Predicted 3D model of a 350-nucleotide part of an RNA (small-subunit ribosomal RNA, central domain) from Cyanobacterium stanieri PCC 7202. The source organism's lineage runs through Bacteria, Cyanophyceae, Oscillatoriophycideae, Chroococcales and Cyanobacterium stanieri. Its Rfam family is "Bacterial small subunit ribosomal RNA".
[in-house]
Context: one part of a larger RNA
RNA sequence: UUGGGCGUAAAGCGUCCGUAGGUGGCAUUUCAAGUCUGCAUUCAAAGACCGAGGCUCAACCUCGGGCAGGGUGUGGAAACUGAAAAGCUAGAGUACAGGAGGGGUAGAGGGAAUUCCUAGUGUAGCGGUGAAAUGCGUAGAGAUUAGGAAGAACACCAGUGGCGAAGGCGCUCUACUGGACAUGUACUGACACUGAGGGACGAAAGCUAGGGUAGCGAAAGGGAUUAGAUACCCCUGUAGUCUUAGCUGUAAACGAUGGAUACUAAGUGUAGCGGGUAUAAACUCCGGCUGUGCUGAAGCAAACGCGUUAAGUAUCCCGCCUGGGGAGUACGCACGCAAGUGUGAAACUC
Numbered sequence: 001u002u003g004g005g006c007g008u009a010a011a012g013c014g015u016c017c018g019u020a021g022g023u024g025g026c027a028u029u030u031c032a033a034g035u036c037u038g039c040a041u042u043c044a045a046a047g048a049c050c051g052a053g054g055c056u057c058a059a060c061c062u063c064g065g066g067c068a069g070g071g072u073g074u075g076g077a078a079a080c081u082g083a084a085a086a087g088c089u090a091g092a093g094u095a096c097a098g099g100a101g102g103g104g105u106a107g108a109g110g111g112a113a114u115u116c117c118u119a120g121u122g123u124a125g126c127g128g129u130g131a132a133a134u135g136c137g138u139a140g141a142g143a144u145u146a147g148g149a150a151g152a153a154c155a156c157c158a159g160u161g162g163c164g165a166a167g168g169c170g171c172u173c174u175a176c177u178g179g180a181c182a183u184g185u186a187c188u189g190a191c192a193c194u195g196a197g198g199g200a201c202g203a204a205a206g207c208u209a210g211g212g213u214a215g216c217g218a219a220a221g222g223g224a225u226u227a228g229a230u231a232c233c234c235c236u237g238u239a240g241u242c243u244u245a246g247c248u249g250u251a252a253a254c255g256a257u258g259g260a261u262a263c264u265a266a267g268u269g270u271a272g273c274g275g276g277u278a279u280a281a282a283c284u285c286c287g288g289c290u291g292u293g294c295u296g297a298a299g300c301a302a303a304c305g306c307g308u309u310a311a312g313u314a315u316c317c318c319g320c321c322u323g324g325g326g327a328g329u330a331c332g333c334a335c336g337c338a339a340g341u342g343u344g345a346a347a348c349u350c
Stems, first nucleotide, its partner, number of pairs: 003322004007304002012318001014201004021194003025088002028085004033081002035077009049065006091191001092188006098181001103177007110154001114150008125136002162169002206247006215241002220236004258317006266295008275286002299306002323350003332343004
C1' cells in the first nucleotide's frame, strides 16, 4: 500500500519501439459469465440489535422477534460490461497525385582564417598585462609579399525560423534513406491507446585498439599576484578534443511539466500547404489544417504563474512520491576492461 499528490515544496523513467496485462468507436442478432431479481437452503447456541418480563432498580438473567449481508442450488430479465456471428466508417492505416525541411548515412568538392615551412623586402624590437615578468628576436624576430603543407571548424544568409522520439542537426554538390504535413479520390474495416518485464537509440567526459594532431587545452613546468596562492592573470604544454571499430549509459538528458483522446472566449506574430472573393495580375482581402511564439475570458493555483501547445474540464494506461540527515551510502545481485552504473536499506539522530 486507503487516501492525497508529482512545473518551482518529496515525486514524470533521458527518449522511443514493443510483449503480457489494463482500457477501447457506431449499429444488429444470439448467449447469459459479470450485473439485477424471485424462490429454496445455510451462516449452531451464546453474544450484538429491537420488544417484553424476573431478581426492590441496575448489572445480571429469561422469553419473543428480525433486518442487512455472504455461500450454495434453482427459475427469470437483457439496458450496460463481456462472449459469438454477420455488418458500418467518424478512430487507425494503405495507395496515387504535391510542396517544405541544418532529419540520417556515405562519398566528392570549396573558400576565409590559424599554425608551420621555404624564399624576397626590411630593422630592432615583438609579445603579454592592472602593471610586469617568464617567452620569442641581430644565428635577423615581429611586420609585409609570394609559394607550399596540415588539421579542425564552416562567417554573412540566420530568424521566439526549420527538422528530429530524445540526444541532437547549419559551407556546397551527389547517391541511398527515415519521418511529418496539406488537398482530393479510392481502398482495408476498430486493425486502436497505453505499456510491467524486454529491446533499440542516447550530449559531454572517460576506457580499449589503430590512425591523426592546426588551434584550443585538464595534468605538468615556468612567470606574476599574495601573508600564503597547490587558484583567478600571463608564457609554454601532455592526455584529450578529430577519425575508424568497439565499450561506457550517465547530465540542470529541463518545458525541472509521461503518453493518448475529447471538450472549453478571443486577439496578434511567424513557418509549411490547400480553398474562396476581387482583379489583367493576390505577398496584400476572407477563411481552413498542421507546427512554432506572445498577450489574455472562464477556470485552475499556496503564490509565482498556466491558460485550445493547459498547470482548465474529463476518461484510459504507465512511471514515481510519502519529514530532514544518515544516503543514492552499506550489503547482496546484475552489467562493465576499468572508471563506475542499475537496483537499494538499516542502526542512529533531529